Annotation:
A computed fold for an 86-nucleotide RNA from a Syntrophales bacterium, annotated as c-di-GMP-I-GGC riboswitch aptamer. The source organism's lineage runs through Bacteria, Pseudomonadati, Thermodesulfobacteriota, Syntrophia and Syntrophales. Of the family's consensus pairs, 95% are formed in the model. Its mean pLDDT, the model's own confidence on a scale to 100, is 90.
[in-house]
RNA sequence: ACUGAAAAAGGCAAACCAUCUGAAAGGGUGGGGCGCAAAGUCACCGGCCUAAAGCCCUUAGGGCCAUGGCAGCGGGAUUGCCAAAG
Numbered sequence: 001a002c003u004g005a006a007a008a009a010g011g012c013a014a015a016c017c018a019u020c021u022g023a024a025a026g027g028g029u030g031g032g033g034c035g036c037a038a039a040g041u042c043a044c045c046g047g048c049c050u051a052a053a054g055c056c057c058u059u060a061g062g063g064c065c066a067u068g069g070c071a072g073c074g075g076g077a078u079u080g081c082c083a084a085a086g
Base pairs, nucleotide, nucleotide: 002086003083004082011036012035016031017030018029019028020027021026034072040078041077042076044075045074046073047070048069049068054064055063056062057061
């Protein structure tokens, strides 16, 4: 350094609920706790979600699109606690 058994100090927090925010997806805060050794950070690549504005078709509406998001989808980058075997 790779790696991740056991334990400790601790950390984070899914669904759901309340509230705020946002066009939405989503996000903040509080409760909650399914889980997590990077469930810390970064949208660089792939993927996924949304579609306000814009464009198109039609006039009931529909389609396309990220400049909006998801790091708890995978990869990558970067920082970090502990530690047995190999």